[in-house]
Predicted 3D model of a 145-nucleotide RNA (SAM riboswitch aptamer (S box leader)) from an Actinomycetota bacterium.
NCBI's taxonomy places the organism under Bacteria, Bacillati, Actinomycetota.

């Protein structure tokens, strides 16, 4: 930054400082907050994206054989085997590095789709709830301009 991809129902808090708001935004709801809210600073701790180690798959490369083709080659094409990297995925370990986190699902709703239940209507429908499923949006992470 109107890009890309994952992942978001789990986890994990105490102290100082400050002194009233705070859950991203609006709107509504429902909660935290003077038994201290946002914010900074120390500890301390949670996850396991990145990284780090392992094992396996795979592609690509390299060589080694084989059979096959002509342009007869330091050739080509396929089939097999090996081999180390790399590069992607996959599982693990494990927490010393880069981040992130540590009330409520991302606090819920809000746009679009179903299930069911009710209410209004003569009918087409329409309106309210629950719940499920997508999307918006937004957090982080690892990249990319």
């Nucleotide at each position: 930054c109107g890009c890309u991809c994952a992942u978001c129902c789990a986890g994990a808090g105490g102290g100082g400082c400050a002194g009233a708001g705070g859950g991203a935004a609006a709107c509504g709801g429902c909660c935290c907050g003077a038994u201290g809210a946002a914010g900074c600073c120390c500890c301390g701790g949670c996850a396991a994206c990145c990284g780090a180690c392992c094992a396996g798959a795979u592609g690509a490369c390299u060589c080694a054989c084989g059979a096959c083709g002509c342009u007869c080659g330091u050739c080509g094409u396929c089939g097999c085997g090996a081999g180390g990297c790399c590069g992607c995925c996959u599982g693990g370990u494990g927490a010393a590095g880069g981040u992130g986190c540590c009330a409520a699902c991302u606090c819920c709703g809000u746009c679009c789709c179903g299930u069911c239940g009710g209410c209004c209507g003569a009918c087409c429908g329409g309106c309210c709830g629950c719940c499920g499923g997508g999307g918006a949006a937004g957090a982080u992470g690892a990249g990319g301009a």